[in-house]
Context: one part of a larger RNA
RNA sequence: AUGAACGCUGGCGGCAGGCUUAACACAUGCAAGUCGAACGGAAACGAUACUAGCUUGCUAGUAGGCGUCGAGUGGCGGACGGGUGAGUAACGCGUGGGAACCUACCCUUUAGUUGGGGAUAACAUAUGGAAACGUAUGCUAAUACCGAAUAUGCUCUACGGAGUAAAGGUGCCCUCUUCUUGAAAGGUAUCGCUAAAGGAUGGGCCCGCGUGAGAUUAGCUAGUUGGUAGGGUAAAGGCCUACCAAGGCGACGAUCUCUAGCUGGUUUGAGAGGAUGAUCAGCCACACUGGAACUGAGACAUGGUCCAGACUCCUACGGGAGGCAGCAGUGGGGAAUCUUAGACAAUGGGCGCAAGCCUGAUCUAGCCAUGCCGCGUGAGUGAUGAAGGUCUUAGGAUCGUAAAGCUCUUUCGCCAGAGAUGAUAAUGACAGUAUCUGGUAAAGAAACCCCGGCUAACUCCGUGCCAGCAGCCGCGGUAAUACGGAGGGGGUUAGCGUUGUUC
Numbered sequence: 001a002u003g004a005a006c007g008c009u010g011g012c013g014g015c016a017g018g019c020u021u022a023a024c025a026c027a028u029g030c031a032a033g034u035c036g037a038a039c040g041g042a043a044a045c046g047a048u049a050c051u052a053g054c055u056u057g058c059u060a061g062u063a064g065g066c067g068u069c070g071a072g073u074g075g076c077g078g079a080c081g082g083g084u085g086a087g088u089a090a091c092g093c094g095u096g097g098g099a100a101c102c103u104a105c106c107c108u109u110u111a112g113u114u115g116g117g118g119a120u121a122a123c124a125u126a127u128g129g130a131a132a133c134g135u136a137u138g139c140u141a142a143u144a145c146c147g148a149a150u151a152u153g154c155u156c157u158a159c160g161g162a163g164u165a166a167a168g169g170u171g172c173c174c175u176c177u178u179c180u181u182g183a184a185a186g187g188u189a190u191c192g193c194u195a196a197a198g199g200a201u202g203g204g205c206c207c208g209c210g211u212g213a214g215a216u217u218a219g220c221u222a223g224u225u226g227g228u229a230g231g232g233u234a235a236a237g238g239c240c241u242a243c244c245a246a247g248g249c250g251a252c253g254a255u256c257u258c259u260a261g262c263u264g265g266u267u268u269g270a271g272a273g274g275a276u277g278a279u280c281a282g283c284c285a286c287a288c289u290g291g292a293a294c295u296g297a298g299a300c301a302u303g304g305u306c307c308a309g310a311c312u313c314c315u316a317c318g319g320g321a322g323g324c325a326g327c328a329g330u331g332g333g334g335a336a337u338c339u340u341a342g343a344c345a346a347u348g349g350g351c352g353c354a355a356g357c358c359u360g361a362u363c364u365a366g367c368c369a370u371g372c373c374g375c376g377u378g379a380g381u382g383a384u385g386a387a388g389g390u391c392u393u394a395g396g397a398u399c400g401u402a403a404a405g406c407u408c409u410u411u412c413g414c415c416a417g418a419g420a421u422g423a424u425a426a427u428g429a430c431a432g433u434a435u436c437u438g439g440u441a442a443a444g445a446a447a448c449c450c451c452g453g454c455u456a457a458c459u460c461c462g463u464g465c466c467a468g469c470a471g472c473c474g475c476g477g478u479a480a481u482a483c484g485g486a487g488g489g490g491g492u493u494a495g496c497g498u499u500g501u502u503c
Stems, first nucleotide, its partner, number of pairs: 001501002004499005011375006017368002019333001024331003028328003033076003038073002041069002045067002048063007083286003092211007101203002106199008114148001116146002123138006153164004168191006177184003212258003219249003224246008261283004265276004288309005311322004339365001341364003347361001348359004378408004388399004412444001413440006422430001447492005452473003458487005468475002
């Protein structure tokens, strides 16, 4: 010094911290949704209108016409945020450089947004299955999908040319045109869409140097090392393939084995150095184990997909479902580590024009002396030096102004009243909290270790190499300041001591 544990003890507050072990297995709930201003629609709820029944304010029905909206198509986000440290001795990290790249949303600028088509879910009908989940036929929409036109740019080129985009939605206005309540076309505002250039942000790649232990590991290597051509990628490259050459690394420690996430930092130290990498921050890696790709601007994707494996669960035995190293929580392991809490009020994130919705991120509260810091457990006076304890040379000494008594105060606590900041107009989980005011009564609040030397602090009794102590030296065999008890003393103090670990 500590993410500590154990023993004894325990009043309050503030700020922090809290599975270091089994990357063991997980019941339950929640942790990623959102948009009706993309779309067809209408399962539910509500309002309104109408109809019917009556019990006269209810029930049923009708109306997507309205507020809204389950399921579905579509868009954006689920690549962030949160967790963990298994793997990794590596361009993984740190630091300093580099060239052959990408970048959704955002910002700036330029140009465009024309005109068409065919489907498909939902839905309906039929049907398979225990379920998970399907199958067939029919219908329909779009900012879903596909042609055509145009092409700054980009790609290809035989330099003639060829190929390659887009999507609409919403609000308002009827001045002009058409039907005349009002709509369509149109205008306008806004959110989008497409192409291109630049920026910003984020990322991919390469290199120098640094970054454990072992030589009781001395040789290692065949896509291996280089070249040519091609493929592949956003991009350089044996990244991959074919051919050619025979190289490449190594006592300046290759290869192999063991250990380990790295850093800013933390801790110790006068420093150099040593040890360490909890919390917080940056980077990396992982998501039951192993493998693979799809989608996408971005993943080879913790709460996506597929395959294999182990395990658990459901089953009508045909087949299915799952993944807490998210937040809580359970079992297990362990010396050992918390609530199945509240709120989106703030900060931030996703979606949305917005209202808003979602957010176990976050902000808070709960538990724990785990740590650090602060406060309290009273203050003044009080000598018959009371009683009592202990010691005694029996006179006395000591606990000791300590107590009692008298006087005073009320921090903290408790009771009552007022009551914030955090919130720019509204909106406060925390919270009737912090804080303030009044009341209450010395009233509710002290322990732990030690006293042979090191090391501050001594006597009596018991015990008799026994019982025991002990960090080292060592104590104990009849007067033990060292064991056990008592009185007294020393130290620290809501802690004290022991143990572990580091300097």

This is a predicted structure of a 503-nucleotide part of an RNA (small-subunit ribosomal RNA, 5' domain) from an uncultured bacterium. Its Rfam family is "Bacterial small subunit ribosomal RNA". Gene Ontology terms of the family: structural constituent of ribosome and ribosome. The coordinates come from a structure-prediction model, not an experiment, and the mean pLDDT is 86.